Model confidence (mean pLDDT): 84 of 100. The part of an RNA shown here (small-subunit ribosomal RNA, 3' major domain) has 487 nucleotides and comes from an uncultured marine bacterium.

[in-house]
Context: one part of a larger RNA
RNA sequence: UGACGGGGGCCCGCACAAGCGGUGGAACAUGUGGUUUAAUUCGAAGCAACGCGAAGAACCUUACCUAGCUUUGACAUGUCAGUGAAAAUUCGGUGAAAGCCGAACCCUCCAAGAGCUUGCUCGAGGACACUGUCACAGGUGGUGCAUGGCCGUCGUCAGCUCGUGUCGUGAGAUGUUGGGUUAAGUCCCGCAACGAGCGCAACCCCUAUCGAUAUUUGCCAUCAGGUUAUGCUGGGCACUAUAUUGAGACUGUACGCGCAAGCGUGAGGAAGGUGGGGAUGACGUCAGGUCAGUAUGUCCCUUACAGCUAGGGCUACACACGUGUUACAAUGGCCGGUACAAAGGGUCGCGAAACCGCAAGGUGGAGCCAAUCUCAGAAAACCGGUCUAAGUUCGGAUUGGGGUCUGCAACUCGACCCCAUGAAGGUGGAAUCGCUAGUAAUCCCGGAUCAGCACGCCGGGGUGAAUACGUUCCCGGGCCUUGUACA
Numbered sequence: 001u002g003a004c005g006g007g008g009g010c011c012c013g014c015a016c017a018a019g020c021g022g023u024g025g026a027a028c029a030u031g032u033g034g035u036u037u038a039a040u041u042c043g044a045a046g047c048a049a050c051g052c053g054a055a056g057a058a059c060c061u062u063a064c065c066u067a068g069c070u071u072u073g074a075c076a077u078g079u080c081a082g083u084g085a086a087a088a089u090u091c092g093g094u095g096a097a098a099g100c101c102g103a104a105c106c107c108u109c110c111a112a113g114a115g116c117u118u119g120c121u122c123g124a125g126g127a128c129a130c131u132g133u134c135a136c137a138g139g140u141g142g143u144g145c146a147u148g149g150c151c152g153u154c155g156u157c158a159g160c161u162c163g164u165g166u167c168g169u170g171a172g173a174u175g176u177u178g179g180g181u182u183a184a185g186u187c188c189c190g191c192a193a194c195g196a197g198c199g200c201a202a203c204c205c206c207u208a209u210c211g212a213u214a215u216u217u218g219c220c221a222u223c224a225g226g227u228u229a230u231g232c233u234g235g236g237c238a239c240u241a242u243a244u245u246g247a248g249a250c251u252g253u254a255c256g257c258g259c260a261a262g263c264g265u266g267a268g269g270a271a272g273g274u275g276g277g278g279a280u281g282a283c284g285u286c287a288g289g290u291c292a293g294u295a296u297g298u299c300c301c302u303u304a305c306a307g308c309u310a311g312g313g314c315u316a317c318a319c320a321c322g323u324g325u326u327a328c329a330a331u332g333g334c335c336g337g338u339a340c341a342a343a344g345g346g347u348c349g350c351g352a353a354a355c356c357g358c359a360a361g362g363u364g365g366a367g368c369c370a371a372u373c374u375c376a377g378a379a380a381a382c383c384g385g386u387c388u389a390a391g392u393u394c395g396g397a398u399u400g401g402g403g404u405c406u407g408c409a410a411c412u413c414g415a416c417c418c419c420a421u422g423a424a425g426g427u428g429g430a431a432u433c434g435c436u437a438g439u440a441a442u443c444c445c446g447g448a449u450c451a452g453c454a455c456g457c458c459g460g461g462g463u464g465a466a467u468a469c470g471u472u473c474c475c476g477g478g479c480c481u482u483g484u485a486c487a
Stems, first nucleotide, its partner, number of pairs: 001487002003484003007481007015471002019435005026326008034317002042053002064312007073136001077135002080132005089104006109126002113122004138301002141299003147295001149290003152286001154284001159198006165174003178189003204278004209247007218237003223234003250272001253266005328428001332387006344375003349368002354363003394425001399420007441463007
């Protein structure tokens, strides 16, 4: 100087407390451990591994296993030799395919130049292909404790440092400590310090109010026409909206407190003291993670640790854990009727009307490269009816049968629909998680990936709470101080 303390002081954070909803019990989904297996490819390991890499394992993917094959190789550059038909295409045998064996089609693409009968012949060489040779290719083989890059984490915590000066023999200290204040090393006052840098804040984006400009594909107040009905049509750009540019909030103002910084209350205002949210992550820590995203040192394999193909596996199942979904019902289930979104996607695509089917879906093909057409029915909610406390008209696992769709192909191993079947489950031990407001809870909608497949992930809106006395305690963190036999 740090680190640590079941030392002290001050202060924060859904850290506790106060509340609301969960997990832990059930079934199922998913990841992991374990076990099994020819293989169940590999990585991730407290927080910070475990719906994680994987934003899509039937084949492919695929790295694993079994079997059958290839050896200059699936891919790159070059060398030498030979052959040739520039490239290419088709067929047969064998086979699961790959591969291996064989055949057909085809009869010269460019060309210096030479010969000559002047449009024929020869033709070095080039391009390309094949065969063989050699350099080499190839490796998701090892090492993340050799690395780059990127990321996680402490933590959006308020810290981390430097120059000069001063103090100290020196390590170092001071500044950065102290008194206030703040979300903040934020600012003020003081001070052997005075300044500065990286962080904080602001500058950026979305959102809340208003204006200007623009007005179609959007909108419809006024006028006119038309319809069973609809901005449907003429017309208009007022309103809404869209999207560009501005305004607006700064403790500016009033009062009180205070030396000041600032704090409390109020006015005005759409918004008030960082308005709400996002992006943004200092010096560093964990030899944190990744050699399997890519790059890369080194080691290793080279008829195999490389490459191709078929099938299987990654989907196994006594069990254990994590994360979720659906429930256990009446604030509910079922039936009928009636409303109101936002944000997105669409040409190898989205696919309307109409018709068929109980349905999944099929037929159909209008329109749309989309503020135009379409996916598209929002659901919870509301109104009416029914069920009456029951393992039920709760719950839907499991299983049988029949179908639909995608795809070369749904046996291992897809999703969905219909009929039947109806399991556990009556609110969950010890323990444990999230959340402070348009939040939790609850309800649907969209998207990426994708042929198909979502209870996961990423977004969107609808409805919309309760509670916070307080900081003694648990956890994590910041500053000062103290002890130390630790570095």
It matches the Rfam family "Bacterial small subunit ribosomal RNA". Gene Ontology terms of the family: ribosome and structural constituent of ribosome.